[in-house]
Transfer RNA from Pharyngomonas kirbyi, 72 nucleotides, folded computationally. The prediction has a mean pLDDT of 82. RNAcentral holds the sequence, with entries from ENA. Rfam family: tRNA. Rfam describes the family as follows. Transfer RNA (tRNA) molecules are approximately 80 nucleotides in length. It is annotated as a transfer RNA.

RNA sequence: GGCAGAGUAGACUAAAUGGUAAGUCGUUGGGCUCAUGACCCUGAAAUGAAGGUUCGAAUCCUUCCUCUGCCA
Numbered sequence: 001g002g003c004a005g006a007g008u009a010g011a012c013u014a015a016a017u018g019g020u021a022a023g024u025c026g027u028u029g030g031g032c033u034c035a036u037g038a039c040c041c042u043g044a045a046a047u048g049a050a051g052g053u054u055c056g057a058a059u060c061c062u063u064c065c066u067c068u069g070c071c072a
Stems, first nucleotide, its partner, number of pairs: 001071007010025004019055001027043001029041003048064005
């Protein structure tokens, strides 16, 4: 340099054909306990960036950024 794939809460993964962004762990507050852990209830927290298409975009299109793999 060329091609391909990926980027979603703190971590890891979902999200049929474009139509309410969900789950596990972690975490806030509370309950339980002599206490910690476990367990129960509850809350906060996310679509890499900028444009475009559309009534509506995590999803489709364009450019850019980052990471991974292959080729040179």